[in-house]
């Protein structure tokens, strides 16, 4: 130094104005917002090394199947843990370059889980003061 196992931390943003309308952050015209790890010609930096995609590549959260433990104690259930699967949105042109970018520059566009609602939500409210991809930081014996 790695790996491995345990703690502790930390770990999500957004309807500005204005229209119909008895009523809409939910329609309409406009406005805004981009988790996490990879990749990456660009930037910093004396190095080491840092920073960089929402629509490329994998995961995360919502539902959801099966095993399995715990609880409750009526049960072909219920509700939580653990493990494994399921399902899960959206780019495309031009430029740069000796070549190498769906990542960089310039333009055009597209996408956003579930429930709830005086009216139909990516931005209000709620599950959720959960959950978490992971990220740092310390510790311990093993290899």
């Nucleotide at each position: 130094u790695c790996a491995u196992u345990c703690u502790u931390u930390c770990g999500g943003g957004g309807c500005a104005g204005g229209g119909u309308g008895g009523a809409a952050u939910u329609c309409c015209c406009a406005a805004c917002c981009g988790g996490c790890g990879g990749u990456a010609g660009g930037c910093c930096u004396u190095a080491u090394g840092g920073c960089g995609a929402g629509c490329c590549c994998g995961c995360g959260a919502c539902c959801u199947g099966c095993a399995u433990c715990a609880u409750u104690c009526u049960u072909u259930g219920a509700u939580g843990g653990u493990g494994u699967g399921g399902c899960u949105g959206a780019u495309c042109c031009a430029g740069u370059c000796a070549a190498a970018a769906u990542u960089c520059u310039g333009g055009a566009g597209c996408c956003g889980a579930c429930a709830g609602u005086g009216a139909g939500a990516g931005u209000c409210u709620g599950g959720a003061u959960g959950g978490g991809a992971g990220a740092a930081a310390g510790a311990a014996u093993u290899g």